Background:
The prediction has a mean pLDDT of 76. A computed fold for a 90-nucleotide RNA from a Desulfobacterales bacterium, annotated as c-di-GMP-I riboswitch aptamer. The RNAcentral record of the sequence draws on Ribocentre. Of the family's consensus pairs, 94% are formed in the model.
RNA sequence: GGUAUCAAAAUGCAAACCACUCCAAACGGUGGGACGCAAAAUCGCUGGCCCAAAUCCUGAGCUUUCAGGAUAUGUCGUAGGGCUGCCGGG
Numbered sequence: 001g002g003u004a005u006c007a008a009a010a011u012g013c014a015a016a017c018c019a020c021u022c023c024a025a026a027c028g029g030u031g032g033g034a035c036g037c038a039a040a041a042u043c044g045c046u047g048g049c050c051c052a053a054a055u056c057c058u059g060a061g062c063u064u065u066c067a068g069g070a071u072a073u074g075u076c077g078u079a080g081g082g083c084u085g086c087c088g089g090g
Base pairs, nucleotide, nucleotide: 006089011038012037013036017032018031019030020029021028035077042082043081045080046079047078048076050074055070056069057068058067059066060065
């Protein structure tokens, strides 16, 4: 100096829930809070979950619309992949 797995410490992130808040919704943001996480950083690249404003289809109604279905361009603390990275003893 390096080190797959494992251990310790430093450091970092923060589920549920609560308050406020953004969005059509799902989600998200801030503060509190810790179930967990060593990539729970990042790229939505390949599947999967969630949501359906707009779009398309069907039916009903016909000034204005309503109901059902499909779809991601939205989203994820879901699996895999790419890329970068902290501590570190045996």